Molecule: transfer RNA
Organism: Candidatus Nealsoniibacteriota bacterium
RNA sequence: GCGCACGUAGCUCAAUGGUGGAGCAAGGCCCUUAUAAGACCGAGGUUGCAGGUUCGAAUCCUGCCGUGCGCA
Numbered sequence: 001g002c003g004c005a006c007g008u009a010g011c012u013c014a015a016u017g018g019u020g021g022a023g024c025a026a027g028g029c030c031c032u033u034a035u036a037a038g039a040c041c042g043a044g045g046u047u048g049c050a051g052g053u054u055c056g057a058a059u060c061c062u063g064c065c066g067u068g069c070g071c072a
Stems, first nucleotide, its partner, number of pairs: 001071007010024004018055001027041002030038001048064005
């Protein structure tokens, strides 16, 4: 330099173009003499950035950035 894949909550991952969720973690609360375990509760997101297509984009298209793999 070229090609491919990926980028979503603190972490690991979902979500067929039609209201972005789950598990774990963190917080509150219950239980306990106390801690752990367990039950319950709510919060936490500019879906890497910028454009385009569309009535509607995390999803489709383009460019850029980052990560990984391969080729040279």